[in-house]
Context: one part of a larger RNA
This record gives sequence, structure tokens and C1' cells, in this order.
RNA sequence: CUGGGCGUAAAGCGCGCGUAGGCGGCCUGAUAAGUUGGAUGUGAAAGCCCUGGGCUCAACCUAGGAACUGCAUUCAAAACUGUCAGGCUAGAGUAUGGUAGAGGAUAGUGGAAUUUCCGGUGUAGCGGUGAAAUGCGUAGAUAUCCGGAGGAACACCAGAGGCGAAGGCGGCUUCCUGGACCAACACUGACACUGAGGUGCGAAAGCGUGGGGAGCGAACAGGAUUAGAGACCCUGGUAGUCCACGCCGUAAACGAUGAGAACUAGCUGUUGGGACGCGUUGUCGUCUUAGUAGCGUAGCUAACGCGUUAAGUUCUCCGCCUGGGAAGUACGGUCGCAAGAUUAAAACUC
Repeated sequence: CUGGGCGUAAAGCGCGCGUAGGCGGCCUGAUAAGUUGGAUGUGAAAGCCCUGGGCUCAACCUAGGAACUGCAUUCAAAACUGUCAGGCUAGAGUAUGGUAGAGGAUAGUGGAAUUUCCGGUGUAGCGGUGAAAUGCGUAGAUAUCCGGAGGAACACCAGAGGCGAAGGCGGCUUCCUGGACCAACACUGACACUGAGGUGCGAAAGCGUGGGGAGCGAACAGGAUUAGAGACCCUGGUAGUCCACGCCGUAAACGAUGAGAACUAGCUGUUGGGACGCGUUGUCGUCUUAGUAGCGUAGCUAACGCGUUAAGUUCUCCGCCUGGGAAGUACGGUCGCAAGAUUAAAACUC
């Protein structure tokens, strides 16, 4: 390189936007670059191949032919690809009217609870565990009542429910704002898909500066347990968890399943929309559309399983894999304040 693959065996970038590139709907005309056919020239000789001939044969030598799959020129063809021109509306988008939603960002605000402080009542315990002890408490704790402060998270609603590209998003209200879906069909007229580089977003932890600090709680201390206990259990408790700004750029970032398009039995639940129906106007039925779940046919699969939300049948584009270990390591480069991230081997060994 060819081939074969990527749910679980090695393998889908964490997720978007998008440059180059690749690829791209229907009709008509033109062109003739790709494409196809013919002709001419060339494609040295030797060699290979075929048919003869010469050494007694063969190797070897020799003659002729074929071949040299190519290139150039030229004459044609016009289906397909390309290019140019014109048109179309089924892809895509815009407009119109609606709908649902923890989508994002901002400012405010609410109640329950924990903690703490002041005061009242009240007295000897509280707390904790398998059992205890450390700890707290006569300087009045725990319990209980009134009041104050402060921080963080939002019970019920709540759902296999919703929204978001992913990470993720949940009290209530304001303001700003992104996307989706449905209906009818007015407009644009292929404007599409993918996407190497690039660029943006990206849980938790961690880092920098400044705040904040109720609860929880790495580290740490003490008490237990134990042969020991650097743990599990208990009492405390610092970073952190929270906010603002700036970094980090990783996760079992998972559906372990890249994106887009088309086609291929059904049944059931549920969310958002629309239409229709009526002996029941309903917590109704039927159809349809966009999601989201459970089964399941054909088919696929090593099996498990997947199965119109495909892992089925196909097409386009990207990423990735190529025995285990050494190793996602070393070295070098790039990025980072650092932690480290990213790119990424080999010797050796089985």
C1' cells in the first nucleotide's frame, strides 16, 4: 500500500462551529477536460513469449513474428463525471401563525432545615457505638420557647417526564437570549453533507488573585478496633466545596455505538403538536408528526444481543485499529504558573 475491521475481543476524537479538500437533487442545451472507439507516428537493441533454423541434444547461438498494456497527434462518439448557460422544487433555508421545556445568562426574592449568638424555662447529664472511649456539660450543656446573624442547598410537585451539541440543567420572580417542534403553505432556488488543519465549549478535582465560609469534609489530631491498623467505626478538623475574574482541558466525558441521507413487519407505554370522528363531548376513539422508552419480524452478530432511535440493506465524508508487555512511558516539540496535558517511539521480552 492492498485488504479486513472499530457496542462488549485492538479500534468512534468529550462535544460543537467551520477553512482547505472530498462528495453532492431534477430537466434542457452547449462543450469535449475526464471517458470510449478508430487511424497515424513513436515505443532502440538485447531479454521475456510464439514459430523456425544451427552446434549429435541441451544450455547457448541465430532468423522471423508477437508483445512492449505507454506517450503524442488526429478523426469521431456524447451516456456518465466535469465545465458553461438556462430552468425546476422534492434537499436546505427564510417568512407567517401557534406550542412545550430544570436550554443559557443576569438581578432580585421565599420558606423549611443545620449551625451559631442573645434572652427565658429547666437540671444532670448529653453525645456517640457492635460495645465503648475521646468530646461537650454545674462557668448550667442536652431538651424546649422567643428573637438575631450567616452560608449553602432547594422537600413535596417529580415521571423509564422535559430541555441542551456535549459537559450538563430543578424553589419563585424580573430582564436579556439560543435552539426545537407543529400547521398551512408565501418566498429563495441546491444555497446541501462531511470536515485534515484551525477555532470555541467542556463534570469533578487542581492552580492564581480577591472575597466568603453554615453544613460537609481530603490532609491532620485524638478515641476505638486489631497481632499491627498508616484503614473501615467514633469525636474534632484545615484546604476544598460557594462567589467574581483568570488558568487547567482531563473522566467508565458511556449508548463503551462519529456525522448526514435513503430504504426495510408489527405491537405497547409515554412527552410535545396537529387533524378528524361521535349512541357516549370523554380521564374518549382513530389517524398523523417530532421525541423518548419496552418488546419483537426479516436480516445481522463469535455469542451476548441489535432490530425504522439498527449493531439490518446501501451511499458520502471524517476519526481510529493492526499480538501481549515495555507504554500512553522515554526523548524531542507544542501548551501550562504549576500539577500536568498533548503528540509519541525503541531496545529488550513472551
Model confidence (mean pLDDT): 90 of 100.
A computed fold for a 350-nucleotide part of an RNA from an uncultured prokaryote, annotated as small-subunit ribosomal RNA, central domain.
The full RNA is in RNAcentral, with records from ENA.